[in-house]
Source information
c-di-GMP-I riboswitch aptamer from a Bacillota bacterium, 91 nucleotides, folded computationally. The prediction has a mean pLDDT of 85. The sequence was found by an Rfam model in a public genome assembly.

RNA sequence: AAACGAUAAAGGUAAACUAUUCGAAAGGGUAGGACACAAAGCCAUGGGUCUAAGGUCAAUUAUUUUAGACUAUGAUCGCCAGGUUGCCGAA
Numbered sequence: 001a002a003a004c005g006a007u008a009a010a011g012g013u014a015a016a017c018u019a020u021u022c023g024a025a026a027g028g029g030u031a032g033g034a035c036a037c038a039a040a041g042c043c044a045u046g047g048g049u050c051u052a053a054g055g056u057c058a059a060u061u062a063u064u065u066u067a068g069a070c071u072a073u074g075a076u077c078g079c080c081a082g083g084u085u086g087c088c089g090a091a
Base pairs, nucleotide, nucleotide: 004089005088012037013036017032018031019030020029021028022027035078041084042083043082045081046080047079048076049075050074054071055070056069057068059066
């Protein structure tokens, strides 16, 4: 230095749920709370997944209405891959 990851040490993060808040929603922030996590730090780049405000189409109605379909420009890095940075050191 690379790889690897312990019934080690020092620290770290925080799922569900609850309260509050932002958002059309998915989901996010904050506080509480811990299921877990060696990158559960960071980056939506590829794939996946979730949502569909707006848009398009269709239908109905008859001129704005709706319960349908499609659509990410929204979201997720605690789904996977990739990129990048980083603590510790037994085998």
It matches the Rfam family "c-di-GMP-I riboswitch aptamer". From the family's description: GEMM was predicted in a large-scale screen for bacterial structured RNA regulatory elements.